[in-house]
Predicted 3D model of a 71-nucleotide RNA (transfer RNA) from a Thermoplasmatota archaeon. RNAcentral holds the sequence, with entries from ENA and MGnify.
RNA sequence: GGGACCGUCGGAUAAUGGAAGUCUGCCUGGCUCCAGACCAGGAGGUCGGCGUUCGAUUCGCUGCGGUCCCA
Numbered sequence: 001g002g003g004a005c006c007g008u009c010g011g012a013u014a015a016u017g018g019a020a021g022u023c024u025g026c027c028u029g030g031c032u033c034c035a036g037a038c039c040a041g042g043a044g045g046u047c048g049g050c051g052u053u054c055g056a057u058u059c060g061c062u063g064c065g066g067u068c069c070c071a
Stems, first nucleotide, its partner, number of pairs: 001070007010024004018054001026042005047063005
């Protein structure tokens, strides 16, 4: 220098146009002498900007970051 892929709660991972779920962690309550385990509830997320669309995590452009391949 060229190319491909990826970016979603603290961590990991789904959803591929109809508005974001799961596991773990965290918080509260129950249980327990206490803690753990278990049960119930709760908070927290789409990398930025612009565009397309009635509607964007999803599609397009661009920037940023990461991984890999080629030179």
The coordinates come from a structure-prediction model, not an experiment, and the mean pLDDT is 83. Rfam family: tRNA. By type it is a transfer RNA. Its family is annotated with triplet codon-amino acid adaptor activity in the Gene Ontology.